[in-house]
RNA sequence: GCCGUGGUAGUUCAGUUGGGAGAACGCUAGACUGAAGAUCUAGAUGUCGCUGGUUCAAGUCCGGCUCACGGCA
Numbered sequence: 001g002c003c004g005u006g007g008u009a010g011u012u013c014a015g016u017u018g019g020g021a022g023a024a025c026g027c028u029a030g031a032c033u034g035a036a037g038a039u040c041u042a043g044a045u046g047u048c049g050c051u052g053g054u055u056c057a058a059g060u061c062c063g064g065c066u067c068a069c070g071g072c073a
Stems, first nucleotide, its partner, number of pairs: 001072007010025004019056001027043005049065005
């Protein structure tokens, strides 16, 4: 330098017809307990890597850039 895969909540990830942004764990509050753990209930949390384009509408499609991993040279 070229090719491929990936970047979504604090963490691990799902989101495969373009239309509701989600799960588990974690966190906070309450119940329970002498206290804690476990369990139960409720709740908070996102510039969907950055930027431009297509579209009525983009995490999803297209271009450029960037970071991580792998391959080729």